[in-house]
Annotation: c-di-GMP-I riboswitch aptamer from Symbiobacterium sp., 85 nucleotides, folded computationally. The prediction has a mean pLDDT of 89. The source organism's lineage runs through Bacteria, Bacillati, Bacillota, Clostridia and Symbiobacterium.
C1' cells in the first nucleotide's frame, strides 16, 4: 500500500412523508425528517427502469418514442475516514 469491514472511535449521508421553489412529467433544489447506507462520495461508459413535452400512428380512447430523469436498481471508473480480527 493492498485486501477486508468490528458492539471499535471521530464522524457523514439522508428513504418514505411534510412546506415552498422549478419543470409537461418522471424527478430536481431549500427546509423539516429518518428508511437505510461503510462509499447512500463524484461520473450515464454498459445494462435497466420511470416520464413522453415534442415528433409519429389513430376516428376516438389510447400506442410508440429520450434528445429528459434514476448514481438509494445493477454493473463499471475515478477518489475518500478510521483500523479490530
Nucleotide at each position: 500500500c493492498g485486501g477486508c469491514g468490528a458492539u471499535a472511535a471521530g464522524g457523514g449521508c439522508a428513504a418514505a412523508c411534510c412546506c415552498g421553489u422549478c419543470g409537461a412529467a418522471a424527478g430536481a433544489c431549500g427546509g423539516g425528517g429518518a428508511c437505510g447506507c461503510a462509499a447512500a462520495g463524484c461520473c450515464u461508459c454498459g445494462g435497466g427502469u420511470c416520464u413522453a413535452a415534442g415528433g409519429c400512428c389513430g376516428a376516438a380512447g389510447g400506442g410508440c418514442u429520450a434528445u429528459g430523469a434514476c448514481g438509494g436498481c445493477c454493473g463499471g471508473g475515478c477518489u475518500g475516514c478510521c483500523g479490530a480480527a
The sequence was found by an Rfam model in a public genome assembly.